[in-house]
RNA sequence: AGAGUUCACCAGACAGUCGCUGCUCUUUUUGAGUGGAGGAAAGUCCGGGCUCCGAUGGGCAGGGUGCCAGAUAACGUCUGGGCGGCGUGAGCCGACGGCCAGUGCAACAGAAAAUAUACCGCCUAAGCAUCUUCGGAUGCCGGUAAGGUUGAAAUGGUGCGGUAAGAGCGCACCGCGUGCGUGGUAACACGUCACGGCAGGGUAAACCCCACCCGGAGCAAGACCAAAUAGGAACCCUACAGGCGUGGCCCGCGCUGGGUUCGGGUAGGUCGCUAGAGGUGUACGGUGACGUACAUCCCAGAUGAAUGACUGUCCUAGACAGAACCCGGCUUAUCGGUGAACUCUCAUU
RNA sequence: GGGCGUGUAGCUCAGUUGGGAGAGCGUCGCCCUUACAAGGCGAAUGUCGGGAGUUCGAGCCUCUCCACGCCCA
Numbered sequence: 001a002g003a004g005u006u007c008a009c010c011a012g013a014c015a016g017u018c019g020c021u022g023c024u025c026u027u028u029u030u031g032a033g034u035g036g037a038g039g040a041a042a043g044u045c046c047g048g049g050c051u052c053c054g055a056u057g058g059g060c061a062g063g064g065u066g067c068c069a070g071a072u073a074a075c076g077u078c079u080g081g082g083c084g085g086c087g088u089g090a091g092c093c094g095a096c097g098g099c100c101a102g103u104g105c106a107a108c109a110g111a112a113a114a115u116a117u118a119c120c121g122c123c124u125a126a127g128c129a130u131c132u133u134c135g136g137a138u139g140c141c142g143g144u145a146a147g148g149u150u151g152a153a154a155u156g157g158u159g160c161g162g163u164a165a166g167a168g169c170g171c172a173c174c175g176c177g178u179g180c181g182u183g184g185u186a187a188c189a190c191g192u193c194a195c196g197g198c199a200g201g202g203u204a205a206a207c208c209c210c211a212c213c214c215g216g217a218g219c220a221a222g223a224c225c226a227a228a229u230a231g232g233a234a235c236c237c238u239a240c241a242g243g244c245g246u247g248g249c250c251c252g253c254g255c256u257g258g259g260u261u262c263g264g265g266u267a268g269g270u271c272g273c274u275a276g277a278g279g280u281g282u283a284c285g286g287u288g289a290c291g292u293a294c295a296u297c298c299c300a301g302a303u304g305a306a307u308g309a310c311u312g313u314c315c316u317a318g319a320c321a322g323a324a325c326c327c328g329g330c331u332u333a334u335c336g337g338u339g340a341a342c343u344c345u346c347a348u349u
Numbered sequence: 350g351g352g353c354g355u356g357u358a359g360c361u362c363a364g365u366u367g368g369g370a371g372a373g374c375g376u377c378g379c380c381c382u383u384a385c386a387a388g389g390c391g392a393a394u395g396u397c398g399g400g401a402g403u404u405c406g407a408g409c410c411u412c413u414c415c416a417c418g419c420c421c422a
Stems, first nucleotide, its partner, number of pairs: 001345010012314007020036006038320001042331002045329005050218004057251004062214005067081005082096001083094004097209002102207002104203002119148002121144003127140005156174006175198001176196004180191004222271004232262006242256004278297008315318001350421007359374004368405001376392005398414005
């Protein structure tokens, strides 16, 4: 210098004029002061707070997560580690428990798709039959999994021995499994160790098994105040059953006749609402996620619902996008720029 | 704001152990008829809403994004 990797941050700036909105103060229609979107406010995909469901009680069903250890209010998130894959590297990615508990699935092709098999090929040592030039040939009964063919996938690999031909049939090395030992909290790793010829292919984002977790609904939850009022009509069903209480079912508990149609009535307000698992800084503990202590700050809260418009100057010319109970994550969208640490290549010293 | 559901041919919809993409209506061509309709015969028609993953293989299973519809004061 070029090419990259990871982490963190910014999201036009300044000034003027006119508006919108929460709060406070003044005074009497106004005025003044002060606060006023985001890193994703989004998707609603997870988790929690909060509220109600009778006390959320028991069981079944159902759902979720899935290497190990930790962080946390909790999580499917995060941190560290292990294993596997990608990259020269910094680094990045991984739904990563179990198909020797059981059940199922694999179209087409292929001999065979799972207790392996015998289509081609290879072999005739043994047995039988026939022929014979007595060497053997042919056929039957058979052997074989080395070679070929199919497929996404075919029952360890290489070599030597062995054999009629072959085969873990035997041996050596590699791989694998079990046990033991060592290190590690563990996942797991390692081994001049021992044993085993191989232990039985794929699929669990198939049912399922194992371990752990989960009650349901959602601020339009819910609480309080308040206006009006109703007391209806018709039909049908039901009597130890049924219905309702927002669980899918059963038990348990509480309330109670229920359903359909017609008719009638309707008015809203306040709280919930933002001071919080809060922000910033320092110190300490921890590899880290994070935790503890101290100091300091208050930083939207509407309910037709605010955060805007115009002008000027400057620059690198401004992306995605707008809160509606709150918080922690994930995912998705996003112009351009800044900082830190690190890697590779080339050059120079 | 919150909670659900749907997406397959032009339209309405099927699609189950994951392996062939289908039905009805419509469209087009031929026959029939003087002509039209009805009828008969035949044909075409797909990014299974988009993307990624699991799997040998995805309309179907999983994740994510998008569009549309319904319910709750």
Record summary: Predicted 3D model of RNase P RNA and transfer RNA as a complex of 422 nucleotides. Its mean pLDDT, the model's own confidence on a scale to 100, is 76. It holds a member of the Rfam family "Bacterial RNase P class A". Rfam classes the family as a ribozyme.